The RNA shown here (transfer RNA) has 68 nucleotides and comes from Nephroselmis pyriformis.
The RNAcentral record of the sequence draws on ENA.
The coordinates come from a structure-prediction model, not an experiment, and the mean pLDDT is 80.
Its Rfam family is "tRNA". It is annotated as a transfer RNA.
[in-house]
């Protein structure tokens, strides 16, 4: 000097815009003689702190962790 940093895990989302999506994993129901699978439904997050804007995951700084 650079690169990353989003749900328990593993991706989405870019030129700021109105309730942040999806898989898998949990939970609850249905189904099934129980269980697995399958539907349905819930919970669950933008690393910390500032700053700039009407408005920030986004742009800026700066810490912290990781990679090279």
């Nucleotide at each position: 000097a650079a690169a990353u940093a989003u749900a328990a895990c593993u991706u989405a989302g870019u030129u700021g815009g109105u309730c942040a999506a999806a898989g898998u994993a949990u939970c609850a129901g249905a189904u099934u003689g129980u269980g697995a699978c399958u539907c349905u439904g819930a919970a669950a997050a933008c690393a910390c702190g500032g700053g700039u804007u009407u408005g920030a995951u986004u742009c800026c700084c700066g810490u912290u962790a990781u990679u090279c």